[in-house]
RNA sequence: CGGGAUGUGGCUCAGUUUGGUAGAGUACCGCGUUCGGGACGCGGGGGUCGCUGGUUCAAAUCCUGCCAUCCCGA
Numbered sequence: 001c002g003g004g005a006u007g008u009g010g011c012u013c014a015g016u017u018u019g020g021u022a023g024a025g026u027a028c029c030g031c032g033u034u035c036g037g038g039a040c041g042c043g044g045g046g047g048u049c050g051c052u053g054g055u056u057c058a059a060a061u062c063c064u065g066c067c068a069u070c071c072c073g074a
Base pairs, nucleotide, nucleotide: 001073002072003071004070005069006068007067010026011025012024013023020057028044029043030042031041032040050066051065053063054062
């Protein structure tokens, strides 16, 4: 320098195919249970999807550029 993959609550990931209310597990907080803790059960808070611009009534999803990590080639 060229090509490809990935980027979504604290963490691990789904959702992209076919644009239409942002989700799951785990963690955290509260309550129940217990002599107490753990486990278990119930409830709750936390993100506007790496950044930027565009298309659209509507973008995590489509398009442009950029950034970070990883892989391949030179």
A computed fold for a 74-nucleotide RNA from Mailhella sp., annotated as transfer RNA. It was read from a public genome assembly. Lineage of the source: Bacteria > Pseudomonadati > Desulfovibrionales > Desulfovibrionaceae > Mailhella. Rfam family: tRNA. It is annotated as a transfer RNA.